[in-house]
Context: one part of a larger RNA
RNA sequence: UCCGGCGAGUUACGGUGCGUGGCUCGGUUAAGGCAGACACAGCCGGAGCCAGAGUGAACGCGAGCCUGAAGAGGGCGUCGGUCGCGUGCCGUAGACGCGAAACCAUGUGAGCUACCCAUGGGCAGGCUGAAGCGUCCCUAACAGGACGUGGAGGGCCGCACCGGUGUGGGUUACAAACCGCUCGGAUGACCUGUGGGUAGUGGUGAAAUGCCUAUCGAACAUGGAGAUAGCUCGUUCUCCCCGAAAUGCAUUGAGGUGCAGCCGCGGCCUAGCGGCUCCUGGAGGUAGAGCACUGUUGUCGUGCGGGGGCUUCACCGCUUACCAAGCGACGGCAAACUCCGAAUGCCAGGAGACCGUCACCGCGAGUGAGACGGCGGGUGCGAACAUCCGUCGUCAAGAGGGAAACAACCCAGACCGCCAGCUAAGGCCCCGAAAUGAUGACUCAGUGGGAAAGGUUGUGGUGCCGCGCAGACAACCAGGAGGUUGGCUUAGAAGCAGCCAUCCUUGAAAGAGUGCGUAAUAGCUCACUGGUCGAGUAGCGCUGCGCCGAUGCUGUAUCGGGGCAAAGUCAUCUGCCGACGCUGCGGGUAGGAGCAAUCCUACGGUAGGGGAGCGUCGUCAACGGAUAGAAGCCGGAGCGGAAGCCCCGGUGGACUGUUGACGAGUGCGAAUGCCGGA
Numbered sequence: 001u002c003c004g005g006c007g008a009g010u011u012a013c014g015g016u017g018c019g020u021g022g023c024u025c026g027g028u029u030a031a032g033g034c035a036g037a038c039a040c041a042g043c044c045g046g047a048g049c050c051a052g053a054g055u056g057a058a059c060g061c062g063a064g065c066c067u068g069a070a071g072a073g074g075g076c077g078u079c080g081g082u083c084g085c086g087u088g089c090c091g092u093a094g095a096c097g098c099g100a101a102a103c104c105a106u107g108u109g110a111g112c113u114a115c116c117c118a119u120g121g122g123c124a125g126g127c128u129g130a131a132g133c134g135u136c137c138c139u140a141a142c143a144g145g146a147c148g149u150g151g152a153g154g155g156c157c158g159c160a161c162c163g164g165u166g167u168g169g170g171u172u173a174c175a176a177a178c179c180g181c182u183c184g185g186a187u188g189a190c191c192u193g194u195g196g197g198u199a200g201u202g203g204u205g206a207a208a209u210g211c212c213u214a215u216c217g218a219a220c221a222u223g224g225a226g227a228u229a230g231c232u233c234g235u236u237c238u239c240c241c242c243g244a245a246a247u248g249c250a251u252u253g254a255g256g257u258g259c260a261g262c263c264g265c266g267g268c269c270u271a272g273c274g275g276c277u278c279c280u281g282g283a284g285g286u287a288g289a290g291c292a293c294u295g296u297u298g299u300c301g302u303g304c305g306g307g308g309g310c311u312u313c314a315c316c317g318c319u320u321a322c323c324a325a326g327c328g329a330c331g332g333c334a335a336a337c338u339c340c341g342a343a344u345g346c347c348a349g350g351a352g353a354c355c356g357u358c359a360c361c362g363c364g365a366g367u368g369a370g371a372c373g374g375c376g377g378g379u380g381c382g383a384a385c386a387u388c389c390g391u392c393g394u395c396a397a398g399a400g401g402g403a404a405a406c407a408a409c410c411c412a413g414a415c416c417g418c419c420a421g422c423u424a425a426g427g428c429c430c431c432g433a434a435a436u437g438a439u440g441a442c443u444c445a446g447u448g449g450g451a452a453a454g455g456u457u458g459u460g461g462u463g464c465c466g467c468g469c470a471g472a473c474a475a476c477c478a479g480g481a482g483g484u485u486g487g488c489u490u491a492g493a494a495g496c497a498g499c500c501a502u503c504c505u506u507g508a509a510a511g512a513g514u515g516c517g518u519a520a521u522a523g524c525u526c527a528c529u530g531g532u533c534g535a536g537u538a539g540c541g542c543u544g545c546g547c548c549g550a551u552g553c554u555g556u557a558u559c560g561g562g563g564c565a566a567a568g569u570c571a572u573c574u575g576c577c578g579a580c581g582c583u584g585c586g587g588g589u590a591g592g593a594g595c596a597a598u599c600c601u602a603c604g605g606u607a608g609g610g611g612a613g614c615g616u617c618g619u620c621a622a623c624g625g626a627u628a629g630a631a632g633c634c635g636g637a638g639c640g641g642a643a644g645c646c647c648c649g650g651u652g653g654a655c656u657g658u659u660g661a662c663g664a665g666u667g668c669g670a671a672u673g674c675c676g677g678a
Base pairs, nucleotide, nucleotide: 001678002677003676004675005674006673011093012092013091014090015089016088017087018086019085020084021083022082023081026050027049028048032044033043034042054061055060064076065075066074067073096234097233099231103224104223105222106221107220108219114198115197116196117195118194119193120192121191122190123188125157126156127155128153132149133148134147135146136145137144161185162184163183166181167180168179169178200216202212203211204210209218237613238612239611240610241609242608247260248259249258250257251256261367262366263364264363265362266361267360273356274355275354276352277351278350279349280348281347282346288340289338290337294334295333296332297331298330299329300328301327302326305323306322307320308319309318310317370395371394372393373392374391375390376389377388378387379386400411401410402409415587416586417585418584420583421582422581426577427576428575429562430561431560435574437573438572439571440570441569442568448564454548455547456546458545459544460543461542462541463540464539466537467536475532476531477530478529479528481505482504483503486500487499488498511526515524516523588603589602590601591600592599593598614667616664617663618662619661620660621659622658623657624656625655632651633650634649635648636647638645639644
């Protein structure tokens, strides 16, 4: 990993619905008993239970009662039988199955290990050489010294023994802690045998929460026990119909639950109600707008009051490019401003062809983590595949076509079949179905086929305002002068460092000078003017399409690809392709209409509700099959809408089928399921 077998809503009682049956001037027996061969059959047994009247706290009253002063109003009543069987759901029980971590009780453990008690055992060899003692020397005597002797020590080195420092190996191991090398202790707080002691709310601990039999923040065994698990996982045949929710309120509540909402089934009922459109009447302060209020705000004018300056320094005054109330003019801003004020939506009434059968009652649910997209908003950074509301859509629970691929985007809602047709979005050069279609224009950037501020004498369209055949613009030729080196400044300052002024003359024109240049001059150039030339030319807007801005690490890599100057972009037009959409033809199921022929409508689907069936095992009854070969198994043919059924051959060697009714240990692919096998 696979295969086979096993594997999960049961039973009892109570309640409440539904289906079905009996009785109903009510229904029913329980325990127990009787006859009897026996029985779950029959017959007794009416105790009891439900119903038969309600209402009030009650006295009580009663088809009424209560409240109340009331004969008012209001509340509850005036009608819902009962006993079986089947079945949905609920409750109590382990209550669909498996699963804790734990808690408690009673026991078993110190043959491992910790510590303790008793009694035994063990420690090669070597080194060091304490005290004491002796001899000698020394001393008055002590003290002291030397040499011996001696043999102390949680002394030294190092086997056994006890340990386990570092490292390598081992890691489905030789081994559920080992092996090699290395290393610590090795007369001691040493090691060790045997016997004994301490027990789990405990012991023991040179203390690590260590150890107490490979288990220790509380051992193990059994029991309470099927503990509990608002949690996870799993829950077994088929087809048909409908079909959600991820919200509100509350919750020791937030991944649970209750009620409501939304779904299903049944009932009730055609009286009305709802949808849609129109009409009429309403409530309301959003969008917008506005500034009349509340605030805020730009410029200007006026200006109460204040500040500064001057004056007398006391008043009074004067003054001010300061602040500034109020007022005026022009102009803005506001979720918590409004003199105004929509569109939608909402409420009510009315009408209308059409569509629906909602509402109400009972029973059964699931849901109460939602997600993205558009629009209106809050939070955030007008960040987020962010978060929180409202509203619509889609996904969820929706397949199909498009978007290269891509739940949520675009198109479109799949009952089944067809090698038929038409379309949607989107497409029509090739991959790849369909025009290398038409007309007009744009783009030259592979823009298209990623991107901002900003930049652009790229190019198309359009407008405004200048100049121009009395000759513009560009280019070329020529001039571009004089007072004057203007004054100041400066070492110098001569058009050209800087400051000030910026005149006059000649002239066709020429600045007290546009730039380069010099130390300063010089020199070059410009403005300006004439000439040559001969028709446009300068500037400023709006706009279409482009360009720059544009850098990433494996390999092109920002069209799906090939490739495309149209196969790009804009506009207009015709045709075609294109889906499970629509049509055609055939078929199924359900509902409806119709006398009928026939026609119409519906049939995506998770949670979930409802309906109809298939199959397995057993019981009863009826009818069958079988040694001329049952079941089972293997192979093959066929039938049915599915679960499935049937036939033939082989094998097998003794049971078995159909129909009806009944009853279940009744269907496996999943539970890190259990057992077995490969």